[in-house]
RNA sequence: AAACUUGAGAGUUUGAUCCUGGCUCAGAACGAACGCUGGCGGCAGGCUUAACACAUGCAAGUCGAACGCCCCUUCGGGGGAGUGGCAGACGGGUGAGUAACGCGUGGGAACCUACCUUUCGGUACGGAACAACAGUUGGAAACGACUGCUAAUACCGUAUACGUCCUUCGGGAGAAAGAUUUAUCGCCGAUAGAGGGGCCCGCGUUGGAUUAGCUUGUUGGUGAGGUAAUGGCUCACCAAGGCGACGAUCCGUAGCUGGUCUGAGAGGAUGAUCAGCCACACUGGGACUUAGACACGGCCCAGACUCCUACGGGAGGCAGCAGUGGGGAAUAUUGGACAAUGGGCGCAAGCCUGAUCCAGCCAUGCCGCGUGAGUGAUGACGGCCCUAGGGUUGUAAAGCUCUUUCAGUGGUGAAGAUAAUGACGGUAACCACAGAAGAAGCCCCGGCUAACUCCGUGCCAGCAGCCGCGGUAAUACGGAGGGGGCAAGCGUUGUUCGGAAUUACUGGGCGUAAAGCGCGCGUAGGCGGGUCUUUAAGUCAGAGGUGAAAUCCUGGAGCUCAACUCCAGAACUGCCUUUGAUACUGGAGAUCUUGAGUCCGGAAGAGGUUAGUGGAAUUCCCAGUGUAGAGGUGAAAUUCGUAGAUAUUGGGAAGAACACCAGUGGCGAAGGCGGCUAACUGGUCCGGUACUGACGCUGAGGUGCGAAAGCGUGGGGAGCAAACAGGAUUAGAUACCCUGGUAGUCCACGCCGUAAACGAUGAAUGUUAGCCGUCGGGCAGUAUACUGUUCGGUGGCGCAGCUAACGCAUUAAACAUUCCGCCUGGGGAGUACGGUCGCAAGAUUAAAACUCAAAGGAAUUGACGGGGGCCCGCACAAGCGGUGGAGCAUGUGGUUUAAUUCGAAGCAACGCGCAGAACCUUACCUACCCUUGACAUACCGAUCGCGGUUUCCAGAGAUGGAUUCCUUCAGUUAGGCUGGAUCGGAUACAGGUGCUGCAUGGCUGUCGUCAGCUCGUGUCGUGAGAUGUUGGGUUAAGUCCCGCAACGAGCGCAACCCUCAUCCUUAGUUGCCAUCACGUUUGGGUGGGCACUCUAAGGAAACUGCCGGUGGUAAGCCGGAGGAAGGUGGGGAUGACGUCAAGUCCUCAUGGCCCUUACGGGUAGGGCUACACACGUGCUACAAUGGCAGUGACAAUGGGUUAAUCCCCAAAAACUGUCUCAGUUCGGAUUGUCGUCUGCAACUCGACGGCAUGAAGGUGGAAUCGCUAGUAAUCGUGGAUCAGCAUGCCACGGUGAAUACGUUCCCGGGCCUUGUACACACCGCCCGUCACAUCAUGGGAAUUGGUUCUACCCGAAGACGCUGUGCUAACUUCGGAGGCAGGCGGCCACGGUAGGAUCAGUGACUGGGAUGAAGUCGUAACAAGGUAGCCGUAGGGGAACCUGCGGCUGGAUCACCUCCUUU
Repeated sequence: AAACUUGAGAGUUUGAUCCUGGCUCAGAACGAACGCUGGCGGCAGGCUUAACACAUGCAAGUCGAACGCCCCUUCGGGGGAGUGGCAGACGGGUGAGUAACGCGUGGGAACCUACCUUUCGGUACGGAACAACAGUUGGAAACGACUGCUAAUACCGUAUACGUCCUUCGGGAGAAAGAUUUAUCGCCGAUAGAGGGGCCCGCGUUGGAUUAGCUUGUUGGUGAGGUAAUGGCUCACCAAGGCGACGAUCCGUAGCUGGUCUGAGAGGAUGAUCAGCCACACUGGGACUUAGACACGGCCCAGACUCCUACGGGAGGCAGCAGUGGGGAAUAUUGGACAAUGGGCGCAAGCCUGAUCCAGCCAUGCCGCGUGAGUGAUGACGGCCCUAGGGUUGUAAAGCUCUUUCAGUGGUGAAGAUAAUGACGGUAACCACAGAAGAAGCCCCGGCUAACUCCGUGCCAGCAGCCGCGGUAAUACGGAGGGGGCAAGCGUUGUUCGGAAUUACUGGGCGUAAAGCGCGCGUAGGCGGGUCUUUAAGUCAGAGGUGAAAUCCUGGAGCUCAACUCCAGAACUGCCUUUGAUACUGGAGAUCUUGAGUCCGGAAGAGGUUAGUGGAAUUCCCAGUGUAGAGGUGAAAUUCGUAGAUAUUGGGAAGAACACCAGUGGCGAAGGCGGCUAACUGGUCCGGUACUGACGCUGAGGUGCGAAAGCGUGGGGAGCAAACAGGAUUAGAUACCCUGGUAGUCCACGCCGUAAACGAUGAAUGUUAGCCGUCGGGCAGUAUACUGUUCGGUGGCGCAGCUAACGCAUUAAACAUUCCGCCUGGGGAGUACGGUCGCAAGAUUAAAACUCAAAGGAAUUGACGGGGGCCCGCACAAGCGGUGGAGCAUGUGGUUUAAUUCGAAGCAACGCGCAGAACCUUACCUACCCUUGACAUACCGAUCGCGGUUUCCAGAGAUGGAUUCCUUCAGUUAGGCUGGAUCGGAUACAGGUGCUGCAUGGCUGUCGUCAGCUCGUGUCGUGAGAUGUUGGGUUAAGUCCCGCAACGAGCGCAACCCUCAUCCUUAGUUGCCAUCACGUUUGGGUGGGCACUCUAAGGAAACUGCCGGUGGUAAGCCGGAGGAAGGUGGGGAUGACGUCAAGUCCUCAUGGCCCUUACGGGUAGGGCUACACACGUGCUACAAUGGCAGUGACAAUGGGUUAAUCCCCAAAAACUGUCUCAGUUCGGAUUGUCGUCUGCAACUCGACGGCAUGAAGGUGGAAUCGCUAGUAAUCGUGGAUCAGCAUGCCACGGUGAAUACGUUCCCGGGCCUUGUACACACCGCCCGUCACAUCAUGGGAAUUGGUUCUACCCGAAGACGCUGUGCUAACUUCGGAGGCAGGCGGCCACGGUAGGAUCAGUGACUGGGAUGAAGUCGUAACAAGGUAGCCGUAGGGGAACCUGCGGCUGGAUCACCUCCUUU
């Protein structure tokens, strides 16, 4: 010099956000245990459980220099038991008990102290015994009994007494020991000290109040006894005290401390090892001895247990060191030595010492070291992955060159010892030698959290700390490769602190998240205005004492380093004493007026209590008038009424409540209070400033008041109305609705004491912008009605500030202070038990087990609502025509079948895939065949053709076997060389309409041709998000205009595209024919022409452009003109972001899985065409607006190989005739028969025709579909597919309507807004009973055990007291004293009896609770949740719940009133 450096967060509630709030993780630590693994050393540690029981050995002895006896002897001495002394009260163990002066800390006075030190003094004279020993004797033993002998530093007496003690102050009491040759060691009395111990006191020291009262030696006094000593420590008497919400008593738990762990700290947890204190020693009691014990290895008694026994009796106590059994997840050797340090005895030598020092075992912890180093790329082999290229393991290995720490072998060999003595130990250390040689594992890899792939598995097996993974592509399970972390360890489990500001002193909260008592009064307590003086308790400063050592920290030092150890310091934040300071707080005294109160004068008021009184209304009674209904509802019925209701008039009775005024008006502490009058009475406000002089604020307990419901007693009872009854509604309706109706509602008295008792906001004081209302006073100005101002209330808006946000904002949820109450995740539960209160109902106080990872607040975006507003659509309405009834066609379901292939399933499947199943198609079934395959690529061999064609045989055919004829590949280096083709073979592979559309691409449907969907920048918000996109108009439209913290932009809308409608230009063949000719074959036929029609290319035209009105001078709308067309002119194509895990693996493509002599391929036949039935879509009809017959014009697409050239081409309409309302001259099904056509083939199973047959059907129930103009309706035509087959589909034209007032309702959609407990988004969420399973828990007749209290009985050992009939060596004044043994007494352990209290266990049965993918019944809540919900209370009900009474808004919607803000 230094003694310090010091504070991290993350995951998880939601679609997303912010907050509240819990749960979980990352860190450190341990006397640890478990799993896998394990080379060495140093230092430490090692029964946390059964204070359970203990075999065996050892753990306390020593002294012959106190004494006698015995034995041995080398005569030096040694040994033995005993008497005696000292020690055994230390050292060592354990933590059961103890909540206590036990411990810690700091003080105190009334004490003792062996051994040690200091000082003073003494050490004289005597006596009697008892062990040992000897003899006799009892007993199994343990152990004794009797007789006799004996010594002492053992025992006793006398003398003496410097000092000591007692004292009545005269006096009295009381010691000693010797050993030895000396030296010396002892002994006795006193003295002082050191160290040790006993006692007292202040302060500190765990949880429970569901323990609130405890105490009789209790509290004190006097006296006595007792003790080393104070003291109720004990006793007698006296007094009635003592303790307690500052927590007594009781119950639970616990040895305390220095310290240890953690933490930034404050704290929290803990009390192993080391050290101090205490307590205990098998359990309980007791004393003896001693300086010291009520004694771990001493004694006595009782009890339990164990052992020995000859059954008569005895012995024992490891919580000493080892060790054993047991318990347990779990904790070591029956080791060595006294060498060191220390202890006991001894003069000493020495002896003893499981204290101690060492060694052994154990990765139990901390620390250190090693398992090799360098080089080494064909980046080897192998493994794993792969996009098949490669990548990675990986310089890693091998190879080459080195080194030898540790371990090993051999040698030398300490310090620890000061002269000797070394258990450790041939240890540490040093030297030499050999050889990379002997030495690496564990956990993890979804996020938190560093580290990724493949395979297997398929909600299985399993993982998991939290969130959560796993249902066929798992970085989450298991394996592997690779990677990450730590390392002789690594993980797991348990526990503690931390993170957690999640108990908040440092350092939190309470309007809505958990949390303000329903409201006053007030006790204790806490806090408290101005000034002066004083004090010095708090406070601050200095000094002194103490705060053991060790530990922590700092600086050094020693082991090679470190751990570890040593030295010095700092610190120990505390307590005590003392001296000062006096600002603040406190104490004492004085004083003041502003807080508070009193007084005087005014004022307002549903403040309270009692008595009286008034009118309206309801109901009832009486009477009159009067007649058939009334009443009630969504609609009804129950009900009342011809015995006269309802209605109406008059009269009467009774009870209850007080319209209008009436008002975010008033009063009150809250609950609450409303006609009028009177009496009594509480509080408040304003003004005056006379008085008191801090008298104040808050308020645990306490006490009073306290809506409604409810309870008791007695009244009262009109209306209303739980329960109840009936009627409805309904699937049911224990409800909502209706008709009745009892408690109750009312009064008096007494209980209850709770409410959403709410402003969900405790009380008080002060401070902090305003503006506008309103109520009650005062003052000023005055114009008498206002203005200004002030005090007190009551509201609205709003700044700063606060808040998670919503919001609050001088009436705070702002800024401060004081006091009280309350909260600490959700559920269980405001429940159980216990206590208190209550007549009861119940209230109040108030848990735990168990269970979940959330529960919750505010706000956001959506979605939804049997919420609201605006708007649109053939959505409704207005119309026209259909479907649903019949027959048939076609598709589907179902059924059937060998198969009836598969898919599509509300709209958005069902004349759909299929623009056409007799075979084929064809995917299905049956049967028969093939296996590198019907098809592709590659290889080998053979052939040179391949191919076409004829005929025959077997067969259902595929196929197989024969056979006739035609043909005889190309290139060429001339080589069976190349290409090509065919056949045969083998292997890779082909093939699959097999599965998964929930692995996918592509395509498609749908909302919807609806008007929406987004972005950039800016701004606002903590944020999700908002704004823009909302608002006012307008539009078909997010179309446009205006406004606006927005300004712009994109995808959609519109337009651009096609087509139809008008005109123009160009061009006229195959089209056309006006004009001019020809020809009569009458057909633009021919010449000619291109005017027209038309064709097909280009243009024009329409834009709200013009006018008027309206609107805001806008956008636009209405009307008009012109125009072929007018407000998107008609139609088409065109489909935003997205939704539906929509559809399609059977169009195609494709991942994965599956089949491979078959799930592939071929063939024949069958099936897809079945038929009690149900549904969809159509056709034809039921007829006269028609059928039949005849006559009869006109079209456009399109097709036919090419063709405006040729061909195919209408029908309805219209006209004439007939039929005359019938199952018909309607209708045409069905059936018979004969044909035609296509085709290998019409049986299953085609279409059409002729003749014959002639079914149902007479306009279609509930319900339901399409259509707004060239549309519906109606009529025919064409085409694709196709050999043939259409009532379907796609196109085409002809004829050609009706209606739309309008937006209330149904459906769908768009925008804004509102509520929400929904977000898989209402097909949502969600409640309760019942049933089943499991778990914990309450009650419970009883039963078992522990603890404890009270009363009584018993009363061992023991000390104490009393006694003196036994015995007795020392002393004796011979009387005795004293002693021993005995007797009695009180005290008292164990034990017993009876009765309580309390805790715990078990318990038939029983109550609720919790949990559990797919149980039952309903639908209570969330939207106005379909009866708004909720709170308290009462009744009722399978259940959620319903109803009554009072209350709340934490209710939607509409309307009204008032106020405020903006313009």